The RNA shown here (transfer RNA) has 71 nucleotides and comes from a Patescibacteria group bacterium. The sequence is in RNAcentral, with records from ENA. Its Rfam family is "tRNA". Rfam links the family to the GO term triplet codon-amino acid adaptor activity. The organism belongs to Bacteria candidate phyla, within Bacteria. Model confidence (mean pLDDT): 82 of 100.

RNA sequence: GCGGGAUUAGUUCAGUGGCAGAACGUGUGCUUCCCAAGCACAAGAUGCCGGUCCGAUUCCGGUAUCCCGCU
Numbered sequence: 001g002c003g004g005g006a007u008u009a010g011u012u013c014a015g016u017g018g019c020a021g022a023a024c025g026u027g028u029g030c031u032u033c034c035c036a037a038g039c040a041c042a043a044g045a046u047g048c049c050g051g052u053c054c055g056a057u058u059c060c061g062g063u064a065u066c067c068c069g070c071u
Base pairs, nucleotide, nucleotide: 001070002069003068004067005066006065007064010024011023012022013021018054026042027041028040029039030038047063048062049061050060051059
């Protein structure tokens, strides 16, 4: 230098052109003499910049970081 892949909640991962989910974690409450466990509820995210579209996390272009391969 070229090609490919990944980027979504604090963490690990789903997801699909039409309200963004789960588990663990966090907070509050209940339960308990206390702790742990359990139960209920809540907060919290689409790497960034553009484009297409009625509508983009999803499609397209660029860019950033990481990984793999080639040279």